[in-house]
């Protein structure tokens, strides 16, 4: 320096080739249950889907760019 692949909640992880209010499980916070904490059950919060911009009635998802992490070529 060329290419290409990843970025989605504190962490992992889903969205079926553009369509319903982005869901799962761990944690967390509250209750129920214990003498008390665990285990379990209930329910509740936590997401500008990495930052910007276009494109479209509509975008995590297409498309430019930037920024980060890796992988490969020299």
């Nucleotide at each position: 320096g060329g290419a290409c692949u990843u970025g989605u909640a504190g962490c992992a992880u889903a969205a079926c080739u553009g369509g319903a209010u982005a869901g799962u499980g761990c944690a967390c916070u509250a209750g129920a249950u214990u003498a008390c904490g665990g285990c379990u059950c209930u329910a509740g919060a936590g997401g500008u889907u990495g930052g910007g911009g276009g494109u479209u009635c509509g975008a995590a998802u297409c498309c430019c760019u930037c920024c980060a992490a890796g992988u490969u070529c020299a």
The RNA shown here (transfer RNA) has 74 nucleotides and comes from a Flavobacteriales bacterium. The source organism's lineage runs through Bacteria, Pseudomonadati, Bacteroidota, Flavobacteriia and Flavobacteriales. Its Rfam family is "tRNA". The family's RNA type in Rfam is transfer RNA. The prediction has a mean pLDDT of 81. RNAcentral records the identical sequence in 2 taxa. RNAcentral holds the sequence, with entries from ENA.